[in-house]
């Protein structure tokens, strides 16, 4: 785009078409083919009139109806598409091989006789249908005779021709007929319609031939009347159409035969076209008429509404027997997703009959039903902003629906009403129909839906839902913020329709003729030889098959296209033209292809010379090595492995020497070297033999290329028969390894490997690249020849053939190929058409088998695949770094305790954190509070914020009492009596009460978020602009050579620059200078109570501000003359001097909704708020982080020296007093360089002497202290007493590279009180680093990848379960085809015909006989249906079973 459509929702009018695609299923009822009295005989009735003896009769009706004989028609028209793959159809020819009623033209006739028969009458049989006997009668029914222009037959003659033949002519023979009507009339005659013969025409039909249009080769052979001939028969006519005889042919790879499917065409749909699909309506042809068979009649049928027979079905029946055929028009049932009225009329067009009038006509013309298709029209028009109401959204302002509506104005096309009123009808006649059309009045009235809105694809928001419900053409949407589901609003599209479904074509160059491919995506056969076929070098002549041009015929009409015309337009109808790309004939041309003939040498081949070679086959020969055997020497191991074991060996191995046997393979040479078609070929010699190459001249003269089938060859493994068997070695055995180890490793070992003969016929049989020919830059190796230069070796060079590498143009998706093409062309062959199923199943062929070749489908998926890119990953590679390993020191893991976590428990043990990167973490401090948890008791505008109303003026502090656990409630004493003011309860403020908006939530979602943080990682990386390269993703830069802590720097480079990171800038420590000296300091001076205490001073220490100083700057070496590195000097400090702050792009949906903020959701007398008590502190257990120890580098006792950071007013608290002590009492000083915490501890001296101790301190008892409203659950401390485990810690594991580890104490935050934790401070103060193989983590380059959620990836197979389709399957059921035999209806044909018979003939003669010609009956072959047996093929079912697919 289309449709004979269907379904869903909706539906105003008209025009014009169309309407059982399924069950060629079955059909009730009515109608669809009759007509003619001008062929013929016969001939009613109702009714009316007259008469009547009332019984009836006559006339009209009427020569009518009905029936019969006869003629024509019924073979047309109408329906359907079952069958048919065929001369069925289309197209073009042929008929010299034919027929043709009615019609037209021409010619000639139409004479004379005869015998019957239906109707009818009377009988008989039957339920009926119907049958039958006797009798009567007519014809345009039937029969005999005559005639014969012409016709036909036989035999001659002549002419012609495309074969059989045609035309003309001579003689002989044969065959016709029917009347009717009208005029005029006595007849006759005339006219007309019929009839007969012949010729021609027209129309229709038969038959034959060329060409054309479908599938399967998993259908390859078919055929016996088959193919042909002769003769005959049959037919309108040719012919095996049929028969007899003879011959053995005929068809087929250019697809016979078989199977499955199908009416064919004009045309229709689609498409740019070529094509593809279809064969409704209309038209042409064919076939069929319940199924099968058959003929009759006829001009025509083997006959839709005829006959006979058989069968199935239905109906009637008196059970004896009969009747029927809607695939005609309506209609019914059924089937189905689905397809109309049992309508009107012969008015028109046409048909049949008839002289005609006319009759018949479900053909036809019309109407009805159906939005079923196409076309046209309408459902109003103008104005109208308060931008109404309502709806929806909202950032709450507004926006949108929307000039849309309302309001108001106008109009009347459709429908409705009224009036008029055609054409179709040339005389008459109108079903349609009071229709089309016209006019008038009337009212905005009666008339809009459907689909869609994620992308493709025009059109967006809200709510609901929450991987549910659902959507979906493809991709895909939905798991709590869905433009994708459902609804609302809004929008988009089309519109009396709109969507969906089915189907066809297009897009699809996705079967490629136009117009594709085959190295790696699917696809080159394993290789050659060669048949058919296809294609084919140069020149000339002829031809004219192909080809080209012109002409003729045909290519029906309709349709299509163009131009006119008619319906108001259009659809539709109509006229003219074009086209119909085709076929046939004919005329011409001769370039090209083909054919024939002649010639040529450039292709091809042959001859000759020559050299190269693992080319092949056969026979023989050789040496090295392995193994075995024999003998000698010799002794304890050998062998083997990652390490071992099994194995061999004292019965003498291994080793070694000598000799022998046997089989297999041929080291070095050896080379991207050679040969061969491929597979393949490797010691040497001989024989036979194939091919290629070079050179030269001669010969043949296109002999060529390719190659479906076919034939041959064809690695390894395997198979058969017979040999052989050293080594090796599937299977197998043993030993190891391992979780296992039916493996890898070891020790053995059989088929096999070898030979001969025969099979198999496959390989990643690969260059994943078919063969042949020609053309298209080069460079450089190598193998085999030749030419040339040269005196020669040798190689300036050239050339032919092979074999490699690099590379231009060109090609390619890229990779790559590139004279050995994957380039440019030609020819031929093979092959491909998404993945899986599957190279499977079935069938067939081959094979001994294994199996090979050929080779599907159902079903299933939306991909499978190629090349390249960026990452990530690798038990890949290279380079480098890090307390990563190593070297060291000290720990953890064992004990007790502290603390956190898991688990368990509990009313609750609140919540979060979970490998590194959770676990002394949030928590810098849970007795109450905190507190979020639990139990109980209370409150409900609330503990807190804002707004409103009313009341009050205080709020607050305080005393006492009552109830209560308390919150709270009730009463009560005392103190106090808001602020401003314009003096007005005016304003503000506060409190109480009320009502409503609201408050409140540590409730959920860190996977909706902000912010903050952890981590890789202080690792050196991460990017951009422009340019360049690439089809592109991307690359380059950023890679490379060096160097660095560093993408730090240098050099190079299609890159040049830049940004975030690195570094530096900042703070601190280490040195110096300057400035400044109080609360700090005291060298010098003086005083002194001996304390920097005082005067004084600011030199020093120190404090705290500003500066300086370090830059590979200098020297030497090294490096590339660079960057840098190494060493040195100087210096307080040396190569980023130590430490800190500083954290790129990003990763982990990392952590946090319980710091805070926040979207959405949830609770609202509770998930909010208050209070008391409890819990977070539980305890069979497990883990993390710590403290204290296990002791002598120590414990205890004593002596008593040296720090620094910090803190302090609800505080630090000196000094004195009391206490064994924690502490208490009193209390100076200090808001701090002033006072205070404050005592530093390790150190040193003495003692203890290796013990569960004078170690260790848990646990427990008891007495106290402090804080606090309160130490029971549940604080810290002190004294006395008690004195547990523990003797240095398994596997494993952590930290640290210098003022570091280790060790020692001190301070602070939090805090009423409570630290073994955390954050800081100083004292003492080590050991070790060879080095980068390994473990872990990281960086750069490179490589492989089927990974990209990125190796915690991807993914294979079995097993279990569910479902689906399918193969096999004992069998079973059905269809179809076929063979053999049996049966053999009707029928035509043949024979017979003793029974029967009007016409004609003969005889006798007046009703008989015989003949001719027939009939019945019978017989024969043919044959439908049916039966029996077999074979093939297709399909259904099938216990069980095989694999496959999906989950």
């Nucleotide at each position: 785009a289309a449709c004979g459509a269907a379904c869903g929702c909706u539906g105003g009018c008209g025009g014009c078409g169309u309407g059982c695609c399924u069950a060629a299923c079955a059909c009730a009822u009515g109608c669809a083919a009759g007509u003619c009295g001008a062929a013929c005989g016969a001939g009613a009735a109702a009714g009316u009139u007259u008469c009547u003896u009332c019984g009836g009769a006559a006339a009209c009706g009427a020569g009518u109806a009905a029936a019969g004989u006869g003629g024509c028609g019924c073979a047309a028209g109408g329906g359907u598409g079952a069958g048919u793959a065929a001369c069925a159809c289309g197209u073009g020819a042929a008929u010299a091989a034919u027929c043709u009623g009615c019609c037209c033209u021409c010619a000639a006739a139409c004479c004379u006789g005869g015998g019957a028969u239906a109707a009818c009458u009377u009988g008989a049989c039957g339920a009926a249908a119907g049958u039958u006997a006797a009798g009567c009668u007519a014809a345009u029914a039937c029969c005999g005779g005559a005639u014969a222009a012409g016709a036909c037959c036989a035999c001659g003659u002549u002419c012609c021709u495309u074969a059989u033949g045609g035309a003309a002519u001579g003689c002989g023979g044969u065959a016709a007929a029917a009347g009717g009507a009208g005029u005029c009339u006595c007849a006759a005659a005339c006219u007309u319609c019929a009839u007969u013969u012949g010729a021609g025409g027209a129309u229709g039909a038969g038959u034959u031939c060329g060409c054309g249009g479908a599938c399967c080769a998993u259908u390859a052979g078919c055929u016996u009347g088959u193919u042909g001939g002769u003769g005959g028969g049959a037919u309108a006519a040719u012919a095996g159409c049929c028969c007899a005889c003879c011959a053995a042919g005929g068809c087929g790879a250019c697809g016979a035969u078989g199977g499955a499917u199908a009416g064919c065409c004009g045309a229709c749909c689609u498409g740019a076209g070529a094509g593809g699909g279809u064969g409704a309506u209309c038209g042409g042809c064919c076939a069929c008429a319940c199924u099968g068979g058959a003929a009759c009649u006829g001009a025509g049928a083997c006959a839709c509404g005829g006959u006979c027979c058989a069968g199935a079905c239905u109906c009637c029946u008196a059970c004896g027997g009969g009747a029927g055929g809607c695939a005609g028009c309506a209609g019914u049932g059924g089937g189905g997703a689905a397809u109309u009225u049992u309508g009107c009329a012969c008015a028109a067009u046409g048909g049949g009959c008839g002289c005609a009038a006319g009759c018949c006509u479900g053909a036809u013309c019309c109407a009805g039903c159906a939005a079923u298709a196409c076309c046209g029209c309408g459902u109003g028009u103008g104005u109208g902003a308060a931008g109404a109401a309502g709806g929806c959204c909202u950032u709450a302002g507004g926006g949108u629906u929307g000039u849309a509506a309302a309001c108001u104005u106008c109009u009347a096309a459709c429908a409705g009403c009224a009036g008029g009123g055609a054409a179709g009808a040339u005389a008459g006649u109108g079903a349609c129909u009071g229709u089309a059309c016209c006019u008038g009045a009337c009212u905005a009235a009666g008339a809009a839906g459907c689909c869609c809105c994620g992308g493709c694809u025009a059109a967006c928001u809200u709510c609901g839902u929450g991987c549910c419900a659902g959507c979906a053409g493809c991709c895909g949407c939905g798991g709590u913020a869905a433009u994708a589901c459902g609804a609302g609003g809004g929008g988009g599209g089309c519109a009396a329709g709109c969507g969906u479904u089915a189907u066809u074509c297009g897009g699809a160059u996705u079967u490629a003729u136009u117009g594709g491919g085959c190295g790696u995506a699917a696809a080159g056969g394993g290789u050659g030889c060669g048949u058919a076929g296809g294609c084919g070098g140069u020149u000339u002549g002829c031809u004219a098959a192909g080809u080209u041009a012109g002409g003729u015929g045909u290519g029906a009409a309709a349709g299509c296209c163009c131009g006119g015309g008619g319906c108001u337009c259009a659809a539709c109808c109509u006229c003219g033209g074009g086209a119909c790309u085709g076929c046939a004939c004919u005329u011409a041309a001769a370039a090209c292809u083909g054919g024939c003939a002649a010639a040529c040498u450039a292709g091809a081949a042959u001859a000759c010379c020559g050299g190269a070679g693992a080319g092949g086959u056969a026979a023989g020969u050789g040496g090295a090595a392995u193994u075995c055997c024999u003998a000698g020497u010799g002794u304890a191991g050998c062998g083997g492995u990652g390490a071992a074991u099994u194995g061999c060996g004292u019965a003498g191995a291994u080793a070694u020497u000598a000799g022998g046997a046997g089989g297999a393979a041929c080291a070095c040479c050896a080379g991207u070297g050679g040969c061969g078609a491929a597979g393949g070929c490797g010691a040497c010699u001989u024989a036979c033999u194939g091919g290629a190459c070079u050179g030269u001249u001669a010969u043949u003269g296109a002999c060529g290329c390719u190659g479906a089938g076919g034939c041959a060859c064809g690695a390894a493994a395997g198979c058969g028969u017979g040999g052989g068997g050293a080594g090796c070695a599937a299977a197998c055995a043993g030993g190891a390894u391992u979780a296992g180890a039916u493996a890898c490793c070891c020790u053995g070992g059989u088929a096999g490997u070898c030979c001969a003969c025969g099979c198999c016929g496959u390989a990643a049989a690969c260059g994943a690249u078919g063969a042949a020919u020609g053309c298209u830059a080069g460079g450089u190796g190598u193998c085999g020849g030749g030419a040339g230069u040269c005196g020669a070796a040798u190689c300036a060079u050239c050339u032919c053939g092979g074999u490699g590498c690099c590379g231009c143009a060109g090609c390619u998706a890229a990779c790559g190929c590139a004279u050995u093409a994957a380039g440019c062309a030609u020819u031929c062959c093979a092959c491909c058409u998404g993945g899986g199923g599957a190279g499977u199943a079935c069938g067939a062929u081959c094979g001994c088998a294994a199996g090979a070749u050929u080779g599907a489908a159902a079903c299933u998926c939306a991909a499978a695949g190629g090349a390249a890119u960026u990452g990530a990953c690798g038990g890949g590679g290279g380079c480098c770094c890090g307390c990563a390993c190593a070297a060291g020191c000290g720990g953890u893991g064992g004990a007790g305790c502290a603390u956190g976590u898991g688990g368990u428990u509990u009313a609750a043990u609140u919540c979060g954190a979970a490998g590194c990167a959770a676990c002394g973490c949030g928590a810098a401090g849970a007795a109450c509070c905190u507190u979020a948890c639990c139990a109980g008791c209370c409150c409900u505008u609330g503990a807190c914020a804002u707004a409103c109303c009313a009341a009050u003026c205080g709020c607050g502090a305080u005393u006492u009492c009552c109830a209560g656990a308390g919150a709270u409630g009730g009463a009560u004493u005392u103190c106090u009596u808001c602020a401003g003011u314009u003096c007005g309860g005016c304003u503000g403020g506060a409190u109480u009460g009320g009502a409503u908006a609201c408050a409140g939530g540590u409730g959920c979602u860190g996977c909706a978020u902000g912010g903050c943080u952890g981590u890789c990682g202080u690792c050196a990386g991460c990017u951009c602009g422009u340019g360049u390269c690439g089809u592109g993703a991307g690359a380059u830069g950023u890679u490379g050579g060096g160097u660095u802590a560093a993408g730090u720097c240098c050099c190079g480079c299609a890159a040049c620059g830049a940004g975030c990171g690195c570094a530096a800038c900042c703070c601190u420590c280490a040195c110096c200078u300057u400035u400044a000296g109080u609360u700090g300091c005291c060298a010098u001076c003086a005083g002194u109570u001996a304390g920097g205490c005082u005067g004084g001073g600011c030199a020093c220490u120190c404090u705290a501000a500003a500066g300086g100083a370090a830059c590979u700057g200098c020297c030497g070496g090294u490096g590339a003359u660079a960057a840098g590195c190494c060493g040195g000097a100087g210096g307080a400090a040396g190569g980023u001097g130590g430490g800190g702050a500083u954290g790129a792009c990003g990763u982990c949906a990392a952590g946090u909704c319980a710091u805070c903020a926040u979207g959405g959701c949830c609770c609202u007398u509770a998930u909010g708020g208050g209070c008391u008590g409890g819990g977070c502190u539980a305890c069979a257990c497990a883990c993390g982080u710590g403290c204290u120890a296990c002791a002598a580098u120590g414990g205890c006792g004593g002596u008593g020296a040296c720090a620094g950071u910090g803190g302090g007013c609800a505080g630090c608290g000196a000094a004195c007093c009391a206490g064994c002590g924690a502490u208490g009492g009193u209390g100076a000083g200090c808001u701090a360089a002033u006072c205070u915490c404050u005592a530093a501890a390790a150190a040193c001296c003495g003692u203890c002497u290796c013990a569960g101790u004078u170690c260790g301190g848990a646990u427990u008892g008891u007495u106290c202290u402090c804080u606090g409203c309160a130490a029971c659950u549940c604080g810290a401390g002190a004294g006395c007493a008690u004195g547990a485990a523990g003797g240095u810690g398994g596997a494993a594991u952590c930290g640290c590279u210098a003022g570091u580890a280790a060790u020692c104490g001190c301070g602070g935050a939090u805090c009423a009180g409570c630290a073994u934790g955390c954050c800081g401070c100083g004292g003492u103060g080590a050991a070790u680093a060879c080095g980068u193989u390994c473990c872990c983590g990281g960086g750069c380059c490179u490589u492989g990848u089927a990974c990209a959620c990125a190796c915690c990836g991807c993914c294979c197979g079995u097993c279990a379960c569910a479902c689906c389709a399918u193969g096999g399957g004992a069998g079973u059921u059905g269809g179809u085809u076929u063979u053999a035999c049996c049966c053999g209806a009707a029928g035509a044909c043949g024979g017979u015909g003793u029974g029967c018979u009007a016409a004609c003939c003969a005889g006798u003669u007046u009703a008989c006989u015989g003949g001719a010609a027939g009939c019945a009956g019978c017989c024969g072959g043919c044959c439908a249906c049916g039966g029996u047996a077999g074979a093939g093929u297709c399909a259904g079912c099938g216990a069980c079973u095989g694999g496959g697919g999906u989950g």
Predicted 3D model of a 1447-nucleotide RNA (small-subunit ribosomal RNA) from an uncultured prokaryote. The RNAcentral record of the sequence draws on ENA. It matches the Rfam family "Bacterial small subunit ribosomal RNA". Its family is annotated with ribosome and structural constituent of ribosome in the Gene Ontology. The coordinates come from a structure-prediction model, not an experiment, and the mean pLDDT is 83.